[in-house]
RNA sequence: CACUUAUCAAGAAAGGCGGAGGGACAGGCCCUGUGAUGCCUUAGCAACCAGUAGCGAUACAAGGUGCUAAUUCCUGUUCCAAGACGCGGCUUCGGCCAGGUUUUGGAAGAAGAUAAGUC
Numbered sequence: 001c002a003c004u005u006a007u008c009a010a011g012a013a014a015g016g017c018g019g020a021g022g023g024a025c026a027g028g029c030c031c032u033g034u035g036a037u038g039c040c041u042u043a044g045c046a047a048c049c050a051g052u053a054g055c056g057a058u059a060c061a062a063g064g065u066g067c068u069a070a071u072u073c074c075u076g077u078u079c080c081a082a083g084a085c086g087c088g089g090c091u092u093c094g095g096c097c098a099g100g101u102u103u104u105g106g107a108a109g110a111a112g113a114u115a116a117g118u119c
Stems, first nucleotide, its partner, number of pairs: 002118007013042005021031003025076004043068003048064002051060003072111001077108009088097003
């Protein structure tokens, strides 16, 4: 790097260095000289793996990771439901049919992140 499985609505920040970008990508929307991203120290959150107890469900604890702006910040692809607005065809003028754009909600998925495992 690739693949598999699980989770992603909760939770948890201070100080120092440094000095301009950052939030994966695109669009949006945000954060940022009242100091971003990053690095270091300390603290905290969580409980995937490992540990202890237990037949087990589970509990304890915190060793290896991880995390500490915004739901993975929102959307991205498909389907379903409801609404709005155009266009076309047919019509016995009452309507009917097919299709498009868009808003909201729901479901699944893609992408991403993290853990554990495999090659």

Notes: Predicted 3D model of a 119-nucleotide RNA (SAM riboswitch aptamer (S box leader)) from uncultured Hymenobacter sp. Its Rfam family is "SAM riboswitch aptamer (S box leader)". From the family's description: The SAM riboswitch is found upstream of a number of genes which code for proteins involved in methionine or cysteine biosynthesis in Gram-positive bacteria. Of the family's consensus pairs, 97% are formed in the model. The coordinates come from a structure-prediction model, not an experiment, and the mean pLDDT is 84.